[in-house]
RNA sequence: CCAGGGGGCCGGGCAGCUGCGUCCUUCGACAAGCUCAGGAUGAGCGGGUUGGAGGCCGAGGAAAGUCCGGGCUCCACGAAACAAGGGUGGCGGGUAACGCCCGCCGGACGCAAGUUUAGGGAAAGUGCCACAGAGAGUAGACCGCCAAAACGCUCCUUCGGGAGCAUGGUAAGGGUGAAAGGGUGCGGUAAGAGCGCACCGCGCGACUGGUAACAGGAGCGGCAAGGCAAACCCCACCCGGAGCAAGACCGAAUAGGGACGGUGGGCCUGUUCGAAAGAGCAGGCGGGCGAGUUUCACGCCUCGGCCGUCCGGGUUGGUUGCUAGAGUGGCGCGGCAACGCGUCGCCAAGAGGAAUGGCUGCCCUUUUGGAUACGGUCUCGAAUGGGAUACCGUCCGGAAGACAGAACCCGGCUUACAGGCCCCCUGGCAUU
Numbered sequence: 001c002c003a004g005g006g007g008g009c010c011g012g013g014c015a016g017c018u019g020c021g022u023c024c025u026u027c028g029a030c031a032a033g034c035u036c037a038g039g040a041u042g043a044g045c046g047g048g049u050u051g052g053a054g055g056c057c058g059a060g061g062a063a064a065g066u067c068c069g070g071g072c073u074c075c076a077c078g079a080a081a082c083a084a085g086g087g088u089g090g091c092g093g094g095u096a097a098c099g100c101c102c103g104c105c106g107g108a109c110g111c112a113a114g115u116u117u118a119g120g121g122a123a124a125g126u127g128c129c130a131c132a133g134a135g136a137g138u139a140g141a142c143c144g145c146c147a148a149a150a151c152g153c154u155c156c157u158u159c160g161g162g163a164g165c166a167u168g169g170u171a172a173g174g175g176u177g178a179a180a181g182g183g184u185g186c187g188g189u190a191a192g193a194g195c196g197c198a199c200c201g202c203g204c205g206a207c208u209g210g211u212a213a214c215a216g217g218a219g220c221g222g223c224a225a226g227g228c229a230a231a232c233c234c235c236a237c238c239c240g241g242a243g244c245a246a247g248a249c250c251g252a253a254u255a256g257g258g259a260c261g262g263u264g265g266g267c268c269u270g271u272u273c274g275a276a277a278g279a280g281c282a283g284g285c286g287g288g289c290g291a292g293u294u295u296c297a298c299g300c301c302u303c304g305g306c307c308g309u310c311c312g313g314g315u316u317g318g319u320u321g322c323u324a325g326a327g328u329g330g331c332g333c334g335g336c337a338a339c340g341c342g343u344c345g346c347c348a349a350g351a352g353g354a355a356u357g358g359c360u361g362c363c364c365u366u367u368u369g370g371a372u373a374c375g376g377u378c379u380c381g382a383a384u385g386g387g388a389u390a391c392c393g394u395c396c397g398g399a400a401g402a403c404a405g406a407a408c409c410c411g412g413c414u415u416a417c418a419g420g421c422c423c424c425c426u427g428g429c430a431u432u
Base pairs, nucleotide, nucleotide: 001428002427003426004425005424006423007422008421009420010419012363013362014361015360016359017358018357020058021057023055024054025053026052027051028050029049030048033045034044035043036042060403064414065413067412068411069410070409071408072243073242074241075240085239086238087237088236089235090104091103092102093101094100105119106117107116108115109114120234121233125232126231127228128227129226142174143173144170145169146168147167152165153164154163155162156161182200183199184198185197186196187195201223202221203220204219207216208215209214247320248319249318250317257311258310259309260308261307262306263305266285267284268283269282270281271280272279273278289304290303291302292301327346328345329344330343331342332341333340334339364401365400366399367398368397369396370395371394374393375392376391377388378387379386380385
């Protein structure tokens, strides 16, 4: 100097004039209410509305998405278990908790710094692997190679044999495919093949290190079980529901509405089924909300009450929930870290259709046009000095200044972001 990787921060500044919101202080005004006094007048209280002055504070790293986890509120739940449904998925730690964060392990990618990982199980079961290909998982013979030796056939023959077919052996070579019955080599064979051997791969694995995932690994075994579970599924662990439009209080108003149905249940004895609980059958007892009418009485009937179902109407106002918290800054200690502990400080919006804005000036950043040669820089020269002007600084103009606005709160994740600054690390080139 070039190219990369990881992390952090800012994201306009200052001034003037003017305009907002909550809260606090202060000075008033108005109507009504209450209290004291009471002949009238008056005084005080508290609170509603409103005016002026002053003071503190007033959006974000994502306020976005509404994807997770909670606080909080209401409902449900005797306790526990099971089923269904949903979530997570290497190990260890952090946290209120998590699907988040930290560290470590394995896989993939990269020369590397690093990035990424839906990372348990395929001999529990089911399912899929199109097309091509002989054959795609209790998966094979298309082209080849060998034999024709044993049994059989045809042709040729220089009688040594040769060619071919049927038949048999084979999966080393070739082809198809994303993937083809471990790989390389040697031996062996009619030709071949883990058929045998060496190494690698694969399976089991004493032992060693590590909290663990896991790493290494003596030795044994020729060794058949491909891939997909982000396919169904199995395994391990976790999960009650709804949500601030949750809820609480006050006030007000409507239709204290209408229709339909019911107003019974039970107890005792015996018996049948039954382990029991319980159910059925027969008999007996009792006569079942209140009032009225009628009646000897009951009953029917009427009205009301209660229970159930359906229809219909009114209310949408105010206060609260609503901001001091798993809060935040400094320092110290522990820890690789996330984070924890201790100590000393700090208080940073609470609106309620929704406030924090507008104008002006200067400066800053980026970009662009021009000027100059003043400085840097380049070049000539021993030097004073001269020349050049692409770049940086300088001067004069133009343009632009990212993503984007709380609404109960907090911990995360994901997404968006013009421009600028800082720190650490990796690779390459050159110089010393």

Bacterial RNase P class A from Novosphingobium sp., 432 nucleotides, folded computationally. The coordinates come from a structure-prediction model, not an experiment, and the mean pLDDT is 76. It is recorded under the gene name rnpB. The RNAcentral record of the sequence draws on ENA. It matches the Rfam family "Bacterial RNase P class A". By type it is a ribozyme.